[in-house]
Context: one part of a larger RNA
Molecule: large-subunit ribosomal RNA, domain II
Organism: Chondrinema litorale
RNA sequence: GCCUACGAGUUACACUUCACUGGCAAGGUUAAUAUUUUAAGGAUAGCAGCCGGAGCGAAAGCGAGUCUGAAUAGGGCGCGAAGUCAGUGGAGGUAGACGCGAAACCUAGUGAUCUACCCAUGUCCAGGAUGAAAGUUCGGUAACACGAACUGGAGGUCCGAACCAGUACACGUUGAAAAGUGUUUGGAUGAGGUGUGGGUAGGGGUGAAAGGCCAAUCAAACUAGGAAAUAGCUCGUACUCCCCGAAAUGUUUUUAGGAACAGCCUCAAUUGAUGUUUACCGGAGGUAGAGCUACCGAUUGGACUAGGGGGUGUCACAACCUACCGAAUCCAGACGAACUCCGAAUGCCGUUAAAUUAGAUUGGGAGUGAGGGUAAGGGUGCUAAGGUCCUUAUCCAAAAGGGAAACAACCCAGACCAUCAGCUAAGGUCCCCAAGUGUAUGCUAAGUUGAUCAAAGGAGGUUCAGCUACAGAGACAGCCAGGAGGUUAGCUUGGAAGCAGCUAUUCCUUUAAAGAGUGCGUAACAGCUCACUGGUCGAGUGGCAGGGCAUCGAUAAUAAUCGGGCAUAAGUAUACCACCGAAGCUAUGGUACCGCAAGGUAGGUAGGGGAGCAUUCCAUCGGCGUUGAAUGAGUAUUGUGAGAUAUUCUGGAGCUUAUGGAAAAGCAAAUGUAGGC
Numbered sequence: 001g002c003c004u005a006c007g008a009g010u011u012a013c014a015c016u017u018c019a020c021u022g023g024c025a026a027g028g029u030u031a032a033u034a035u036u037u038u039a040a041g042g043a044u045a046g047c048a049g050c051c052g053g054a055g056c057g058a059a060a061g062c063g064a065g066u067c068u069g070a071a072u073a074g075g076g077c078g079c080g081a082a083g084u085c086a087g088u089g090g091a092g093g094u095a096g097a098c099g100c101g102a103a104a105c106c107u108a109g110u111g112a113u114c115u116a117c118c119c120a121u122g123u124c125c126a127g128g129a130u131g132a133a134a135g136u137u138c139g140g141u142a143a144c145a146c147g148a149a150c151u152g153g154a155g156g157u158c159c160g161a162a163c164c165a166g167u168a169c170a171c172g173u174u175g176a177a178a179a180g181u182g183u184u185u186g187g188a189u190g191a192g193g194u195g196u197g198g199g200u201a202g203g204g205g206u207g208a209a210a211g212g213c214c215a216a217u218c219a220a221a222c223u224a225g226g227a228a229a230u231a232g233c234u235c236g237u238a239c240u241c242c243c244c245g246a247a248a249u250g251u252u253u254u255u256a257g258g259a260a261c262a263g264c265c266u267c268a269a270u271u272g273a274u275g276u277u278u279a280c281c282g283g284a285g286g287u288a289g290a291g292c293u294a295c296c297g298a299u300u301g302g303a304c305u306a307g308g309g310g311g312u313g314u315c316a317c318a319a320c321c322u323a324c325c326g327a328a329u330c331c332a333g334a335c336g337a338a339c340u341c342c343g344a345a346u347g348c349c350g351u352u353a354a355a356u357u358a359g360a361u362u363g364g365g366a367g368u369g370a371g372g373g374u375a376a377g378g379g380u381g382c383u384a385a386g387g388u389c390c391u392u393a394u395c396c397a398a399a400a401g402g403g404a405a406a407c408a409a410c411c412c413a414g415a416c417c418a419u420c421a422g423c424u425a426a427g428g429u430c431c432c433c434a435a436g437u438g439u440a441u442g443c444u445a446a447g448u449u450g451a452u453c454a455a456a457g458g459a460g461g462u463u464c465a466g467c468u469a470c471a472g473a474g475a476c477a478g479c480c481a482g483g484a485g486g487u488u489a490g491c492u493u494g495g496a497a498g499c500a501g502c503u504a505u506u507c508c509u510u511u512a513a514a515g516a517g518u519g520c521g522u523a524a525c526a527g528c529u530c531a532c533u534g535g536u537c538g539a540g541u542g543g544c545a546g547g548g549c550a551u552c553g554a555u556a557a558u559a560a561u562c563g564g565g566c567a568u569a570a571g572u573a574u575a576c577c578a579c580c581g582a583a584g585c586u587a588u589g590g591u592a593c594c595g596c597a598a599g600g601u602a603g604g605u606a607g608g609g610g611a612g613c614a615u616u617c618c619a620u621c622g623g624c625g626u627u628g629a630a631u632g633a634g635u636a637u638u639g640u641g642a643g644a645u646a647u648u649c650u651g652g653a654g655c656u657u658a659u660g661g662a663a664a665a666g667c668a669a670a671u672g673u674a675g676g677c
Base pairs, nucleotide, nucleotide: 001677002676003675004674005673006672011095012094013093015092016091017090018089019088020087021086022085023084024083027051028050029049033045034044035043036042055062056061065077066076067075068074098236099235101233105226106225107224108223109222110221116200117199118198119197120196121195122194123193124192125190127159128158129157130155134151135150136149137148138147139146163187164186165185168183169182170181171180202218204214205213206212239612240611241610242609243608244607249262250261251260252259253258263368264367265365266364267363268362269361270360271359275356276355277354278353279352281350282349283348289342290340291339296336297335300332301331302330303329307325308324309322310321311320312319371396372395373394374393375392376391377390378389379388380387401412402411403410416590417589418588419587421586422585423584427580428579429578430564431563436577438576439575440574441573442572443571450566457552458551461549462548463547464546466544467543468542469541470540478536479535480534481533482532484509485508486507489503490502491501515530519528520527591602592601593600594599613666615663616662617661618660619659620658622656623655624654632649633648634647635646636645637644638643
């Protein structure tokens, strides 16, 4: 992992409540017990008790009333609607109360054969090294002290086996081993090791202290019991079909992943236009916008100016000046969620009408109270987030189908069933891939773009439509020629001659035209060139702002993108025609429910309601079976389904229809339990 078996809303109660069914009814009903009788049930007695039949008041008490009260007022609660007993079902309560699951707590015991410490009594420690005290002899001293040699054999002394330990590394890690092996290492006469017997016990022991150890168990051992502790938590919770169908919100909560009440769902009964939409009309309101010499606040420039700063001045005051600051006022501009002289659209409330089919009340049963995306209006944040918090709508949740390559919530569209019928939506029509290599006219040359991000900015890309200037009195471009004189303008300067720099009403002359000079160049000149002019040529040529499509800007980690392909698009723009395309709509047939009919309805999680199938046992009436029951493996038929029936083989002795009744009554999941493979 698979198979088989087992495996979770049960049972009890003089309990509570609601519905249905039945009995009796202003009443209903017995309990214990007794008597009697059966195969089992029952039958009768039993009026103790319970519920109802009257309430109100704290009570005395009064009573269809009563309490409050001075009240005969007003008000509160009542009267004017029938109950009760039994059965069945829904839910609740009390019980383990749908099943499994703690860590823990308490009570009584069992453990120190492991290990910690202690007590008693034994035992063990190869060999080697060092050489304390003390002593003896000698030296030495006044005597001590002191010195030397020898003897001696001390020590939590040294080296190192046994023994004890466990330092480092490796191996081992479903091991040889639930702590080991190899090499290496520490102690090894001591606070040493070890044998035997004994002691200390669970909030207790023992601990050279690590929360260590107390039998592979220790921040409180183990065993049995209280005990099915409790678990607002996790997981699991078993056949079918049909109808309806949520919520993830508000308030409160030692409350936030739980609850209570309300909201939203369902079922039953009652009610009977009260619901919804649209239109007219009548209302309340201060949002969007707008505005502000209409307030409050904030605010830019200018005018004017009280006051202040600075300066002049003076014995002091005054006075004067000011490229400084500047309230108020005026002019112009302009801002505001907590500004408003104003002010919508929507939305909200109401009357009437039309259309439509809801609504409300009471009672039984719930679930939900983690929501999420998108669009719009906002707060917060960075006008960040697949962020967060509200509002409105919608979808997902609980919604399948078609499109978007794939893709809960984006677009289209809401699946009762069947069909090898038709029409469409979004989206598509060269091939994958159903349908146009469609029509007309453009654009793009970047493979831009081809549905999946791009900007500021740059740019004789290209195209379209404007405005403007020049142009057969010849433009623009090219080519040929000229481009002069006063003068090297003046100043400056070493020099400055069109061309380092400064100045200038930069002038005048000759001219077809030619600047006191556009650029290159020289030390300065020279030289080249331009403006400007003539000729040649012969038709358009410049400038400005704008629209379309392209271009650069363009950068991410293995490669590449709808796949192939596409240049007279299969890209893109505008217009049009045809076709494809879904569980949409239509057609044909069918099922169920609602409705007199016409007709309508049937996606669905939590959840409510309805109707059934199967299993085991029982009762009654029957039936089948060695001419083959149950069971197992197939086949066929049949039912919307759970399933049912027939038959073949297997098997070898029981099985069961119909109608009722009763349940140990249905498995895929619970790291489910047991067995097998």